[in-house]
Context: one part of a larger RNA
RNA sequence: GAUGAACGCUGGCGGCGUGCCUAACACAUGCAAGUCGAACGGAGACGGAGCUGGAAGGGACAGUUUACUGUAACGGAAAGAUCUGUCUUAGUGGCGGACGGGUGAGUAACGCGUGGGCAACCUGCCCUGUACCGGGGGAUAACACUUAGAAAUAGGUGCUAAUACCGCAUAAUAGGGAAUACCGCAUGGUAAUCCUUUGAAAACUCCGGUGGUACAGGAUGGGCCCGCGUCUGAUUAGCCAGUUGGCGGGGUAACGGCCCACCAAAGCGACGAUCAGCAGCCGGCCUGAGAGGGUGGACGGCCACACUGGGACUGAGACACGGCCCAGACUCCUACGGGAGGCAGCAGUGGGGAAUAUUGCACAAUGGGGGGAACCCUGAUGCAGCGACGCCGCGUGAGUGAAGAAGUAUUUCGGUAUGUAAAGCUCUGUCAGCAGGGAAGAAGAAAGACGGUACCCGACCAAGAAGCCCCGGCUAACUACGUGCCAGCAGCCGCGGUAAUACGUAGGGGGCAAGCGUUAUCC
Numbered sequence: 001g002a003u004g005a006a007c008g009c010u011g012g013c014g015g016c017g018u019g020c021c022u023a024a025c026a027c028a029u030g031c032a033a034g035u036c037g038a039a040c041g042g043a044g045a046c047g048g049a050g051c052u053g054g055a056a057g058g059g060a061c062a063g064u065u066u067a068c069u070g071u072a073a074c075g076g077a078a079a080g081a082u083c084u085g086u087c088u089u090a091g092u093g094g095c096g097g098a099c100g101g102g103u104g105a106g107u108a109a110c111g112c113g114u115g116g117g118c119a120a121c122c123u124g125c126c127c128u129g130u131a132c133c134g135g136g137g138g139a140u141a142a143c144a145c146u147u148a149g150a151a152a153u154a155g156g157u158g159c160u161a162a163u164a165c166c167g168c169a170u171a172a173u174a175g176g177g178a179a180u181a182c183c184g185c186a187u188g189g190u191a192a193u194c195c196u197u198u199g200a201a202a203a204c205u206c207c208g209g210u211g212g213u214a215c216a217g218g219a220u221g222g223g224c225c226c227g228c229g230u231c232u233g234a235u236u237a238g239c240c241a242g243u244u245g246g247c248g249g250g251g252u253a254a255c256g257g258c259c260c261a262c263c264a265a266a267g268c269g270a271c272g273a274u275c276a277g278c279a280g281c282c283g284g285c286c287u288g289a290g291a292g293g294g295u296g297g298a299c300g301g302c303c304a305c306a307c308u309g310g311g312a313c314u315g316a317g318a319c320a321c322g323g324c325c326c327a328g329a330c331u332c333c334u335a336c337g338g339g340a341g342g343c344a345g346c347a348g349u350g351g352g353g354a355a356u357a358u359u360g361c362a363c364a365a366u367g368g369g370g371g372g373a374a375c376c377c378u379g380a381u382g383c384a385g386c387g388a389c390g391c392c393g394c395g396u397g398a399g400u401g402a403a404g405a406a407g408u409a410u411u412u413c414g415g416u417a418u419g420u421a422a423a424g425c426u427c428u429g430u431c432a433g434c435a436g437g438g439a440a441g442a443a444g445a446a447a448g449a450c451g452g453u454a455c456c457c458g459a460c461c462a463a464g465a466a467g468c469c470c471c472g473g474c475u476a477a478c479u480a481c482g483u484g485c486c487a488g489c490a491g492c493c494g495c496g497g498u499a500a501u502a503c504g505u506a507g508g509g510g511g512c513a514a515g516c517g518u519u520a521u522c523c
Base pairs, nucleotide, nucleotide: 001522002521003520005519006518007517008516009515012394013393014392015391016390017389018387019386020352025350026349027348029347030346031345034095035094036093039092040091042089043088044087045086046085047084048083049082051080052079057074060071061070062069063068102305103304104303111230112229113228114227115226116225117224118223121222122221126218127217128216129215130214131213132212134168136166137165143158144157145156146155147154148153174197175196176195177194178193180191181190182189183188203210204209231277232276233275238268239267243265244264245263246262248260249259250258280302281301282300283299284295285294286293287292307328308327309326310325311324330341331340332339333338358384360383361382362381366380367378368377369376370375397427398426399425400424407418408417409416410415431464434458436456437455441450467512468511469510470509471508472493473492474491478507479506480505481504482503488495489494
């Protein structure tokens, strides 16, 4: 000088940052990934249209025990099926849950950094171009009925739709094969010719569009390989059996012992193999004149992990944090037969610890997912809350004021110091407080969590706002009293045993200041 700090004393305000370094310990509760009805069949709610239907009602006529009965018209209610509109939606289907967010356990490794290679590769959504979008089929959820079960859930029978699923036709610049030309960097690559194989959703629509299929190119994102660099220990010296290489095959998007059969006996190592310990790596950050040393918290890039271990499925992409299966530990429910769960997401709880925050507001902005859109979702994010944890800024007043007041300390009792300090007088009004106005952030009519915030203005009033450490030398700053090798101090030297500038207190002084010291760590 520095810190993700902690502790002691103290503490006015604001801005910007930052905050479990320990138990990758266990987690109550809520939220953190949904969306699309313009893919589909249903279901429900509220309307509309015409149809069926014919109630209440008043009057008319007839009969009659003046209060009823009957008749024909008028009137059009409830209800019902059909069509249709709007809204909601469990299910099928599509896209997204592989991003974003967290953590650093593992990893000494092509993990990371840097520079290259792929003539050995993939790439949903997006952009560009070319061509196409014909004609069929069988199911299945939902639903109804039902069975088993405490539940979780599982099963059976029957019906139904699609942009769900499956054939068929059509096609080449796609895949495979043959020969030719040119080229290269070994396998080989490129260009044109011939033969063969393979696709679609005629979908939806508010008629504007949105979609679908194949191929080529681009963009973006990834995969693999290589050179170099990347901690400590030799009180770790030998290590390895798919081990090293070959031929052939399997597998993969792709090369490869990646895997397999056979064959050979290789391969690594004192230029440190193997083993052990420690550790995510980097841009950076701290320090230093630099070289270097230390470090990797926040932010950004890469990697790894998601209770522990293993596995695959789906998919353009995972061997998948809030998906599935198996095993294990733990917790919970149970009718004991069986089930449910995974905060290293945001808050929060217990525990551990010297120690680290709110179970907050909003999708207004930026960004992301879905959707044609409206919009929905978003603990990403934007904000707010808490903590002097850090940095920065401001304030706690300014000027004048000698009777050098009082008090306090000291004294040689004369004085000296505190000290222009206070009081007094004259001002100012930052910040906080009160009152009034009040944003930008929103390209667009509306829409602002922050927020009645920032900011502006007005009035009043010196008011509400200073501590901490040190004073023997190093090292700026001295006296008095108490104590008497005691009590104590101390970073080093050292101080204290009766005159202690070194202990304790007081006065004074020095330093820094909303902080000051101590401890820990690095240079």